Predicted 3D model of a 1699-nucleotide part of an RNA (large-subunit ribosomal RNA, half A) from a Bradymonadales bacterium. Its mean pLDDT, the model's own confidence on a scale to 100, is 84. Taxonomically the source falls in Bradymonadales (Bacteria, delta/epsilon subdivisions, Deltaproteobacteria). The full RNA is in RNAcentral, with records from SILVA.
[in-house]
Context: one part of a larger RNA
RNA sequence: GGCAAUUGGCGGAUGCCUUGGCGUUAUCAGGCGACGAAGGACGCGGCAAGCUGCGAAAAGCUCCGGUGAGCGGCUAACACGCUUUGACCCGGAGAUGUCCGAAUGGGGAAACCCGGCGCCGGGAAACCGGCGUCGCCGCGGGCUGAACACAUAGGCCCGCAGGCGUCACACGCGGUGAAGUGAAACAUCUCAGUAACCGCAGGAAAAGAAAGCGAAUGCGAUUCCGCAAGUAGCGGCGAGCGAAAGCGGAUCAGCCCAAACCGGGGGGAUUCAUCCCCCCGGGGUUGUGGGACCACGACACGGUAUCGCGACGGUUAGAAGAACGGCUUGGAACGGCCGGCCAAAGAGGGUGAGAGCCCCGUAAUCGAAAACCCGAGCGGACCCAGUGGUAUCCCGAGUAGCACGGGACACGUGAAACCCCGUGUGAAUCCGCGCCGACCACGGCGCAAGGCUAAAUACUAGAUAACGACCGACAGUGAACCAGUACCGUGAGGGAAAGGUGAAAAGAACCCCUGUUAGGGGAGUGAAAUAGAAUCUGAAACCAAUUGCCCGCAAAUCAGUGGGAGCUCCGGCUUGCCGGGGUGACCGCCUGCCUUUUGCAUAAUGAGUCUGCGAGUUGACGCGCGUGGCGAGCUUAAGCCCUUCCGGGGCGGAGGCGAAGCGAAAGCGAGUCUGAAGAGGGCGUCUUCAGUCGCGCGCGUCAGACCCGAAACCGAGGUGAUCUAACCAUGGCCAGAAUGAAGCUUCGGUAAAACGAAGUGGAGGUUCGAACCGGUCAAUCUUGAGAAAUUGUCGGAUGAGCUGUGGUUCGGAGCGAAAGACUAAUCAAACCCGGUGAUAGCUGGUUCUUUCCGAAAUAUAUUGAGGUAUAGCGUCGGGUGCUGACUGGCGGAGGUAGAGCUACUGAAUGAGCUAGGGCCCAUACCCGGGUACUGAACUCAAUCAAACUCCGAAUGCCGCCAGGUGAAGCCCGGCAGUCAGACAGUGGGGGAUAAGCUUCAUUGUCGAGAGGGAAACAGCCCGGACCAUCGGUUAAGGCCCCCAAAUGCCGCUCAGUGAAAAAGGAGGUGAAUCCGCCCAGACAAUGGGGAUGUUGGCUUAGAGGCAGCCACCAUUUAAACAGUGCGUAACAGCUGACCCAUCGAGCGGAUUCGCGCCGAAAAUGAUCGGGGCUCAAGCGGCAUGCCGAAACCAUGGAUUGCCAUUCUUCGGAACGGCAGUGGUAGGAAAGCGUUCCAGUUGGAGUGAAGCCUUCGCGGCAAGCGGCGGUGGACCGGCUGGAAGUGAGAAUGCAGACAUAAGUAACGAUAAGCGCGGUUAAAAUCCGCGCCGCCGUAAACCCAAGGUUUCCCGGGCAAGGUUCGUCCGCCCGGGGUUAGUCGGGAGCUAAGGCGAGGCCGUAAGGAGUAGUCGAUGCACAACUGGUUUAAUAUUCCAGUACCGGCUUGCGGAUGUUUGACCACCGGAGUGACGGAGAAAGCUAACGCGGCGGGGUGAUGAACGUCCCCGUCCAAGCGCGUAGGCCGUCGGGCAGGCAAAUCCGCCCGGCAUCCAAGGCUGAAACGCGACGGGACCCCGAGGUUACGGCCGAAGGGGAUCGCGUGAUGCUCGGCUUCCGGGAAAAGCUUCGGUGUUAGUCCGCGGGCCGCCCGUACCGUAAACCGACACAGGUGGGUGGGAUGAGUAAUCUCAGGCGCGC
Repeated sequence: GGCAAUUGGCGGAUGCCUUGGCGUUAUCAGGCGACGAAGGACGCGGCAAGCUGCGAAAAGCUCCGGUGAGCGGCUAACACGCUUUGACCCGGAGAUGUCCGAAUGGGGAAACCCGGCGCCGGGAAACCGGCGUCGCCGCGGGCUGAACACAUAGGCCCGCAGGCGUCACACGCGGUGAAGUGAAACAUCUCAGUAACCGCAGGAAAAGAAAGCGAAUGCGAUUCCGCAAGUAGCGGCGAGCGAAAGCGGAUCAGCCCAAACCGGGGGGAUUCAUCCCCCCGGGGUUGUGGGACCACGACACGGUAUCGCGACGGUUAGAAGAACGGCUUGGAACGGCCGGCCAAAGAGGGUGAGAGCCCCGUAAUCGAAAACCCGAGCGGACCCAGUGGUAUCCCGAGUAGCACGGGACACGUGAAACCCCGUGUGAAUCCGCGCCGACCACGGCGCAAGGCUAAAUACUAGAUAACGACCGACAGUGAACCAGUACCGUGAGGGAAAGGUGAAAAGAACCCCUGUUAGGGGAGUGAAAUAGAAUCUGAAACCAAUUGCCCGCAAAUCAGUGGGAGCUCCGGCUUGCCGGGGUGACCGCCUGCCUUUUGCAUAAUGAGUCUGCGAGUUGACGCGCGUGGCGAGCUUAAGCCCUUCCGGGGCGGAGGCGAAGCGAAAGCGAGUCUGAAGAGGGCGUCUUCAGUCGCGCGCGUCAGACCCGAAACCGAGGUGAUCUAACCAUGGCCAGAAUGAAGCUUCGGUAAAACGAAGUGGAGGUUCGAACCGGUCAAUCUUGAGAAAUUGUCGGAUGAGCUGUGGUUCGGAGCGAAAGACUAAUCAAACCCGGUGAUAGCUGGUUCUUUCCGAAAUAUAUUGAGGUAUAGCGUCGGGUGCUGACUGGCGGAGGUAGAGCUACUGAAUGAGCUAGGGCCCAUACCCGGGUACUGAACUCAAUCAAACUCCGAAUGCCGCCAGGUGAAGCCCGGCAGUCAGACAGUGGGGGAUAAGCUUCAUUGUCGAGAGGGAAACAGCCCGGACCAUCGGUUAAGGCCCCCAAAUGCCGCUCAGUGAAAAAGGAGGUGAAUCCGCCCAGACAAUGGGGAUGUUGGCUUAGAGGCAGCCACCAUUUAAACAGUGCGUAACAGCUGACCCAUCGAGCGGAUUCGCGCCGAAAAUGAUCGGGGCUCAAGCGGCAUGCCGAAACCAUGGAUUGCCAUUCUUCGGAACGGCAGUGGUAGGAAAGCGUUCCAGUUGGAGUGAAGCCUUCGCGGCAAGCGGCGGUGGACCGGCUGGAAGUGAGAAUGCAGACAUAAGUAACGAUAAGCGCGGUUAAAAUCCGCGCCGCCGUAAACCCAAGGUUUCCCGGGCAAGGUUCGUCCGCCCGGGGUUAGUCGGGAGCUAAGGCGAGGCCGUAAGGAGUAGUCGAUGCACAACUGGUUUAAUAUUCCAGUACCGGCUUGCGGAUGUUUGACCACCGGAGUGACGGAGAAAGCUAACGCGGCGGGGUGAUGAACGUCCCCGUCCAAGCGCGUAGGCCGUCGGGCAGGCAAAUCCGCCCGGCAUCCAAGGCUGAAACGCGACGGGACCCCGAGGUUACGGCCGAAGGGGAUCGCGUGAUGCUCGGCUUCCGGGAAAAGCUUCGGUGUUAGUCCGCGGGCCGCCCGUACCGUAAACCGACACAGGUGGGUGGGAUGAGUAAUCUCAGGCGCGC
């Protein structure tokens, strides 16, 4: 380490449970709100955080009822109370009801701030408090009242139980109105008038009493349901859309005005006859036309939708309500047994387990002071009638109609009526008008242009009652639990997880371990504690412990399977055997699962593991099959009735399908149409006559339609400019250095200028360079410190600069110095929500078993090619009945293979022959000649062809006959799948006679096929697996060993050829044939010869056998070349041919065949599977055996089809025979299991379900059951029924647990160390010492933001990247003090809102008066001290100031010539840019002096050493440096009225320095006889005995010089061009109003509200998910060196970065 068993841990499945959900039914209710709603904020308790309840009268108050003994909610304890004088609780009616919210006095960042008026309270008053009241719009009334006389508009006042807002995400009517999608693309069309938004309303809404319908002998308001009908129609006549009449039902209800006419009132006109208009009353309301009018007549009956009273009944609390005991098991009886009882009650729930009789209830019955509902009946009020006549009058006008443009009607412009809208035009009044699907005629129906109207219908947030073949904690609502919570997001918005002790807390007293309230062990409770609070049951993954066997140095792996030794445990007995369990040495065979594919062990996809969840459903319609009812018929729909616990029964024939067809139709009809026809033909009739309505199953269509999945599109729906872009308003910031423009001054210069020089000056999208802004290059980082940084380097840094605060602009839109950049870590169209379950011809996934059959990867078509349709091939049912396939025979058609071509058409080589042509010669011309060029035809020889054929098979195909096998064929119907194929052989095409290439044809196999062989190896060879057998025979292929079977025979091969390869090469070797030489001596070897003419001739410098050319003779010979090679300048020389000798038997050559050899170089080591093999274990041949598979046979068994027999409850069963039983897509069939329901029958505390182990007698399987353990309350069987019905895969979903792994990391490398303390424990906490780091910061102060983090005490489970005694953590307690600081009670900017009015379908938009809005303007306090643990310009001390009230003294002024005050208006002021320069100051710092303290023990030094201090405000006084300014008088038409003010004009006076006035730092004096550093003393406290702290008290220097700001004077001055807020306030002037006081100086007394105030704040507290190397606006920021805020070191101060 493995396997097994046992026991635990972790974990939370399963079972059981249900307080919560889901659905439905009935009834009720369908609103609430200015009398302040819905919804909230904040409060209210003795103690009180949350929920609930309530509202300062605060878990409640009053009254009336109910009930009757306890009560003070959830919620215990403690404390304290209430209650029979009736509490608590329940119901009804009241009271109270903070603040916000329509929100309504004004404002506003909801729950806050600020007011006016009246009354009241405290106070003399200022001031504070209480109550009431004060919005807008509308309506009504009154007063007033413009332009403009009356009038109107407008204004003001009064009144109003008028409106506003909200909801129930529903229902209704109306306005605006998409897109995804479908059409396999898309535009008309569709989706759809849907979604969404908006307006308005009701309990319903809308519609509604015919200018209707449409063809009937007609009907008679509207609405809704069933039919009509998927009909008529509409429609790129595509997809699709789709009526009406009429019929059956539900419910029923009809009315009122306008006008004519009459009367009254008012107004106007008038030619004085009258006419017109308005208001009121009467009249009148219709289409067989009605009414007015005239005549006659009637005044009752009746009705109502209106108001009041109101019987009965009901709702909101309640009352009463029958009947049981014993024994037994048990912790408990409600179980079991025995014996009773009630029942108008045997619904249901509870009680310690199944309870009619224990409890609550249930059936039937009864009940209301109060409020409400219904509303019989009664009454008020209101409404209503006729007949005749017909001269005249009336009967709805910018209407109807018409034209054009649209919309809506089922109807898309169509022949398009009818209806509605827009624009234009524009009638008639009953002798009239509209309609009847263009239009016209005839005929018919109706009466528009005014209005009202119940019921039947739709919906359900809420109340009550009840039900469910609904869920049962991953389910059911998102939510069973304090959930729309926690949490995420700027926001709109998104959105969880989480139930169970026990009957009863009896919730573990006490003891022990320990630092323990942690955890555990005892004890105790309990039926049970492995029910102990992390609590029922307690599965699996995962992690351990114990025991047995095995591995552990000898061996390879889909982990199993078959065999199997040893060891070990249990049982039995016959004591050494049998049976069983565990382990498993060793041996054989063997490449997971799924998906997708031609094909996967594949190194192609998916899965870490486990548990749970997770996918063909439902409705309508259609087709088919099965089954049931009825049958020439079948059947109801809506609805109605009866009954009921659930449920069921009946009625209803409207309608549908069928029974008859034919035709375009009229129509006719067993026929009919065509046709002249009685013809023919088509379709029917007959032959052969069945439908219809349920239920089940299969499939289709429409719906999301098997599940999950987009990128996207659309919304007149929203949310976002806290990021970022641009802009607007208002503030702030930029150390220091450098350069030196214009101008000016002086000098030179000129006629004057120009010009020059010096000085002055201080310009600039100027230069260098910090802060600041940026982001060039590089490195690092890359599961980071960081979702963009760090380090170094770099760019800009007075400008088109950077930045704070507030604001504006946004989704086809903004903004953009432009990159498609940016618009909240998102941008070629943000985010959220919705349409939405968009669509997805695409990918993935799709869950139990068995049986029978079993494909395709082809054709045609396709915006088609990975899709689909039809056909082909499969399956199931029915029909047909020898039709199929095969073999044989016979008969056919044919033009392939082959072959052939003097048989065609062509191709093509050589030779011959030769016309023609070219070239040469010749030529005046006509003739000619030559030719080694070309060359038709022809001849000869030899050839070729897919598109040649004089010929021509095999096979295939068609037909007929026969045969034997045995159902294979065909037809009809239901349901499919298949349209990617692969390789191999053969025949072709393409390619290169390449490809594991491609494309056809044909066959096979794989696909979908296992087994044996080929080492391994889908496609090759053998062979088609129902199951079992330690039976047999064979196939391919094999028989030396691995490895079953022959070490067989005869040859060949020597190359390890075998066991990879070509052209080409070779005395390899074997066999065969042929030719030649040879005892007259071959071949080879050795010895010798190899000569002469001659150096042949020519050529040549030379050429002598041997550069080259020509010739190649002759002689001597045994033989010898005018020379085979080497060689020389040429000779020479060597050698060969040839000859002789020696030797002595074969030698040489050619061709063919078998086997071998070379040719033969690649990357880890390999081309027999390995060992190994050589007369073989190679190759060829031969023979006989054997081995070898899931083939075949045998034996047993299962099952399907058919047949026979027997039995039968007629469904079927048994047995026998024959033939079958590989299988993907797919078709068909039979079953298992899960949840629930009904009936029936059972089990259970003597132990249900679930869970764990084990066993297997049973079943082919899915599965089922038994024993034991656990568990502690339910659960089965059978027969049927209904489904959320079966999991291993979907990068599935949720949870749990593994793995990597005790691995990486522990977040700036500024740094720690020692001692001591505390503690159970200290690197980490505290103290001390030393060391280190920052020091324009890593110090200090503000603002934003955060919101208690601040301080004290306690604690250490979690958080803290370690630790922890510590903490920004946890618990408890405490802490923020203001007239003067900031904000409000003052002002305005950008901008926001916005009375009226304007614009817009709506929502809404812009905007006047106004009103808000700081980042700006205005505005009164300073120093010290503590105290504090924690606050201070806030408390205290001291000294001030502002506003107001009151009072004393003094003064001024006013009281009708009107002060002050209030309001309004005028003017001035407030009031503003950039840059630059200078001066005077101060802050600050330095040095010295002085004061105080310290130090020198060991070399010097005793000061010229070291340290500290040497300081102080507001205010008041003074008014300096400096800056600015003329003053007086008169006039006036300007400043929207007025003005004494401002402005303008005129005049006088003054004017270098002025005078005078205004402004103005600083200094100085007072403040301060004070405070403060420091020193002395010191009560006392504390101590580790060293010391430390320390009230009161006392002392105490308090000077000089220097440097010197970016601060102050300065809101100044100079200069420049880009020309630089507003209002309040203040001053002044007038106007209006009120009317008696008011103002100033000095002094006293008094008043002065609300909010913020802790703490962090360059950061561990803000923004970045973190105690994060990032980001974050303003102010101060010492010393040395230095130009400097650079850089380095350092003070104060703060840190050493939580391993």